[in-house]
RNA sequence: GCGGAUGGCUGGAUGGCCGCGCGGGGCCUCGGCCCCCCGAGGAAAGUCCGGACUCCCCGAGGCAACGGUGCCGGGUAACACCCGGCCGGGGUAACCCGAGGGAAAGCGCCACAGAGAACAGACCGCCCGGCCUGGCCGGGUAAGGGUGAAACGGUGGGGUAAGAGCCCACCGCGGGGCUGGCAACAGCCCCGGCACGGCAAGCCCCACCGGGAGCAAUGCCAAAUAGGAACCGCGCGGAGGCAACUCCGGGGCUGCCUCGGCCCCAGCAGGUUCGGGUUGGCAGCUGGAGGCGCUUGGUAACAAGCGCACGAGAGGAAUGGUCAUCACCGGGUCCGCCCGGAACAGAAUCCGGCUUACAGGCCAUCCGCGGUU
Repeated sequence: GCGGAUGGCUGGAUGGCCGCGCGGGGCCUCGGCCCCCCGAGGAAAGUCCGGACUCCCCGAGGCAACGGUGCCGGGUAACACCCGGCCGGGGUAACCCGAGGGAAAGCGCCACAGAGAACAGACCGCCCGGCCUGGCCGGGUAAGGGUGAAACGGUGGGGUAAGAGCCCACCGCGGGGCUGGCAACAGCCCCGGCACGGCAAGCCCCACCGGGAGCAAUGCCAAAUAGGAACCGCGCGGAGGCAACUCCGGGGCUGCCUCGGCCCCAGCAGGUUCGGGUUGGCAGCUGGAGGCGCUUGGUAACAAGCGCACGAGAGGAAUGGUCAUCACCGGGUCCGCCCGGAACAGAAUCCGGCUUACAGGCCAUCCGCGGUU
């Protein structure tokens, strides 16, 4: 200097004029006016995860169904997130990606092509024998070729009529042991028959986790309507008691079971369906598992301690317009300057992540190549 990889920051600033919104202060003729201060994001987006918070399920425990995650360790309020590591794949590398447990628990799929697609198989070929001789028949073979996404181990050697794990060495596979590591795993050694593929992001099995809805949650005030209609609904019992009532039994509140609690026993408790009113106001509504700085611990994610600062909160939905200057980028230049451009994109309960979009500019580290000293 060029190319690549990873991480981070920014993505306009200042002033004047006019115009908006919350909050605070003052004035007021209670209609309003003046002043001060503040006023969208790194993704506010997608609604994909996890929560805080609110309500529902009568309470507790267990189970089922349904759903989610899937190597090991750590972080976190939690997560499918983040950090560190293992293994596998891509890349010269820095780095990036991973759908990462189980295929002899069971079921299922592998089209077409091909001889043959899971304990299959002989089309061409190779070898041997026979014959009616450049062809046919029989036998052996699966090393070579072909088909295919994938062909029942790979390379080399020996052996053979030709071949084949038939035998041998190494790799691979299965089993066992030792060492290191918290572990996933790695290394080494021994033995073995040298053989029964892939897909589980097909159903499934295993391990762990999980109630349901959601701020249109919910709470309060005011107001209004039809205290609406239809259907289902076990036993209608026994004992004690003068009666009230109590106990047993039965029905229900619940996807199922157990324990407890509550309700009901005659048209009841409860359940199913249809229909009507409420379209108003206030709260929820912003100070937090938060942000910034320093110190300590940790490889890191992060944690602890100390300190500092702290208003977007609308309510059919606010932050806009204009002028000037500066900053950034591109083009031209008579070097005075002129012309043009400026990304993705707007909170609505809030927070932690992930994913997607993004013109331009800046910073740091690492890898590769070339040159100079």
Molecule: Bacterial RNase P class A
Organism: Actibacterium mucosum KCTC 23349